[in-house]
Purine riboswitch aptamer from Cytobacillus gottheilii, 102 nucleotides, folded computationally. The sequence was found by an Rfam model in a public genome assembly. Its Rfam family is "Purine riboswitch aptamer". Gene Ontology term of the family: purine nucleobase biosynthetic process. Of the family's consensus pairs, 100% are formed in the model.
RNA sequence: GAUAAACGAAUAUUUAACCCUCGUAUAAUGUUGGGAAUAUGGCCCAGAAGUUUCUACCCGGUAACCGUAAAUUACUGGACUAUGAGGGAGAGUUAAUAUGAC
Numbered sequence: 001g002a003u004a005a006a007c008g009a010a011u012a013u014u015u016a017a018c019c020c021u022c023g024u025a026u027a028a029u030g031u032u033g034g035g036a037a038u039a040u041g042g043c044c045c046a047g048a049a050g051u052u053u054c055u056a057c058c059c060g061g062u063a064a065c066c067g068u069a070a071a072u073u074a075c076u077g078g079a080c081u082a083u084g085a086g087g088g089a090g091a092g093u094u095a096a097u098a099u100g101a102c
Stems, first nucleotide, its partner, number of pairs: 010099005016093001018088008026056001029049001031047005041066002050057001058078007
């Protein structure tokens, strides 16, 4: 000085997590048992069901109904969770590929 290998800063692209929209599930629903209130009231606890499905199964409003008893009814507005498809942005992170300084 050259070549090869190793190391690997940094850069680029893609990916996952993230967000939005639409779809599917489920109707934020029905039912059983126990307790509680009473027209200024109509609630609380628990079980099983419902889903190619984990979780959740409540809150608000309006009207009716119940003549004081044990029973509510209809309509309406608002989510979360699981999953599929499409779309999205910026910084860092995960992974992969390419180049690769010292």